[in-house]
Context: one part of a larger RNA
Molecule: small-subunit ribosomal RNA, 5' domain
Organism: uncultured bacterium
């Protein structure tokens, strides 16, 4: 000098765009943050109606979603991340393309009814019923798999084509044109493996028993000591194993001429976590933030038998701290889930609010006005200076205030705007409401007077202060920056 998610002190007019718990991954009151489908199904209630029926509501079965989106950085020095490869070792719901199919039966169960237990949370027993819920049978040379044969291709564990034979596996309907099943391909997403790369300590030097490899088996979508049985005795290490400390990684960001150093807030990608530890279930996908089970700590309810809970979602509270916001509005836009659609849901998001926290822009007036008022300061008492500064005269209207008009953002012919009567435009008004902060010994731009007297104090370094202090405190004046200016912290 530059920078900051800053804080502190003094001061503070407006706008735009950003940013805002860096500390206790401390504990959380309250509300909201994931639902949707009646064009899958039975039941039930309401309104209108004489009825047929129409329209709407409710819980339940079922489907899809809840693995996305949102938060946090605890853990992790690791194939976690970055980059480049591999998968001849793999999976992929919804979507797209191509081919084929959708035949025939059956048994249940919730809702409901009855009864019963419990303070509650929540159950038990008996009975009835539907389906695109569940289960049989059929079909299948498509697919999978066993055996045998032929051809092609690749460096290769393989792949492709084809023949014979055995075994195994489909489906769901509704009806208002959407589904379902099988096979092949695509797209997207994901799993796994490897090369290389990026912290500190050697005052950590040896580490290792599923350890290293093999055979076989189990397990997985899949390779593998992933797991297990048996066999062998290996494997890693000063090119730093093992141990300890620290840390999410990257695109980037800051600085710097660069090389480099530092850093990883906001935004984007990846990873990990969801009270702590463990576990699996469902599913295309989880070992699952607002799912389940067990254990633990904590909080709450209880009729003492037993139950309920998890803000590192949005707001908000307590606490910690130098320090970090509203218990706001809206689904109008963008995007997401469900639905044929209308639509419903969406604290994602779009906006508004608070904060000079940052960057940028604007204003606090402009012109005229004295050999120069008053007043302050100083003085060699002549004067000098604040100073065209003020007064006063003229003007302007950014901004402020008042009134009128009034959007774009809406796609899509109609309708639909939270923001918002906002931005913006026009008229009126009248200099009115809007300047401070630090510094002035040298470095370093800016000097005098008074007070003080090694005191009180200053100080980034050198150093000032013991009676004339440009260095302390005040004043006048000046210098610098300006809605800010200084200080502190941190990085280069």
């Nucleotide at each position: 000098g530059a920078a900051c998610g800053a804080a502190c002190g003094u001061u503070g007019g407006c706008g735009g765009c950003g940013u805002g718990c860096u500390u206790a991954a401390c504990a959380c009151a309250u509300g909201c943050a994931a639902g949707u489908c009646g064009a899958g199904c039975g039941c039930u209630c309401g309104u209108c109606g004489c009825a047929a029926g129409a329209c709407g509501g409710g819980a339940g079965c079922g489907g899809c979603g809840c693995a996305c989106g949102g938060g946090u950085g605890a853990g992790u020095a690791a194939c976690a991340c970055g980059u480049g490869a591999a998968u001849g070792a793999u999976c992929u719901g919804c979507c797209c393309c191509g081919g084929g199919g959708u035949c025939u039966g059956g048994a249940a169960u919730a809702a409901c009814c009855a009864u019963u237990c419990g303070a509650a949370a929540g159950g038990g027993u008996g009975g009835c019923u539907a389906a695109a819920g569940c289960c049989g049978g059929a079909u299948g040379a498509a697919c999978a798999u066993g055996a045998g044969g032929a051809g092609g291709u690749g460096c290769g564990a393989g792949c492709c084509u084809u023949c014979u034979u055995g075994u195994g596996c489909a489906a769901a309907g509704g009806g208002a044109a959407c589904g379902c099943c099988c096979c092949g391909g695509g797209a997207u997403g994901a799993g796994u493996u490897c090369g290389c790369g990026g912290c500190c300590c050697a005052u950590c030097a040896g580490g290792u028993a599923g350890u290293u490899g093999g055979u076989g088996a189990g397990g997985u979508a899949a390779u593998g000591g992933c797991u297990c049985a048996c066999c062998a005795a290996g494997c890693c290490g000063a090119a730093g194993a093992c141990g300890g400390g620290u840390a999410g990684c990257c695109g980037g960001u800051c600085u710097g001429a660069g090389a480099g150093g530092a850093u990883g807030a906001u935004c984007g990608g990846c990873c990990a976590c969801a009270c702590u530890g463990g576990g699996a279930c469902u599913g295309a996908g989880a070992c699952a933030c607002g799912g389940c089970c067990c254990a633990g700590a904590c909080u709450c309810c209880u009729a003492c038998g037993g139950g309920a809970g998890g803000c590192a979602g949005c707001a908000g509270u307590g606490g910690g701290g130098a320090a970090u916001u509203u218990u706001g509005c809206g689904c109008a836009a963008u995007g997401g889930g469900c639905g044929a659609a209308a639509g419903c849901c969406u604290g994602a998001c779009g906006c508004a609010g608070c904060a000079a926290c940052g960057c940028c822009g604007c204003g606090u007036g402009c012109g005229g006005g004295a050999a120069g008022a008053a007043g302050g300061u100083u003085c060699u008492c002549g004067g000098a200076u604040c100073g065209u500064a003020a007064a006063c005269c003229g003007c302007u209207g950014u901004u402020g205030g008042g009134g009128g008009g009034g959007a774009c953002g809406a796609a899509g012919g109609u309708c639909u705007g939270a923001c918002g009567g906002u931005a913006c435009c026009c008229c009126c008004u009248g200099a009115g409401g809007a300047a401070g902060c630090a510094c002035c010994g040298g470095c370093u731009a800016a000097c005098u007077c008074c007070g003080u007297g090694c005191c009180a104090g200053c100080a980034g370094c050198c150093g000032c202060g013991g009676u004339a202090a440009u260095a302390c405190g005040g004043a006048g004046g000046g210098u610098g920056c300006g809605a800010a200016c200084g200080u502190u912290g941190u990085u280069c």